[in-house]
Notes
The RNA shown here (c-di-GMP-I riboswitch aptamer) has 80 nucleotides and comes from a Deltaproteobacteria bacterium. The source organism's lineage runs through Bacteria, Pseudomonadati, Myxococcota and Myxococcia. The coordinates come from a structure-prediction model, not an experiment, and the mean pLDDT is 86.
């Protein structure tokens, strides 16, 4: 340095709920609760999946979901 991921330290994010606000809507933001979970649940819409929305409509186009997924990058720690 790479892969790896424990009965290790020290952390970290937050399903859900709720309040406020944005979006036509998927949904996202920011405030609290709770802690479902996550070793990349940290970033990224390039590929494939779902979901919204429109239409000239068994597709095409705009959007959303990085906690669907492949893949890209970036990382704390160190038993084995």
């Nucleotide at each position: 340095a790479c892969a790896c991921g424990a009965a290790a330290a020290g952390g970290g994010c937050a399903a859900c709920c709720u309040c406020c606000g944005g979006g036509c809507a998927a949904u996202c933001g920011g405030g609290g609760g709770c802690a479902c979970g996550c070793a990349a649940a940290g970033c990224g819409a390039c590929g494939g999946c779902a979901c919204c929305g429109a239409c000239g409509a068994u597709g095409u186009c705009g959007g959303u979901g990085g906690g669907c997924u492949g893949c890209g990058c970036u990382a704390c720690c160190g038993a084995g």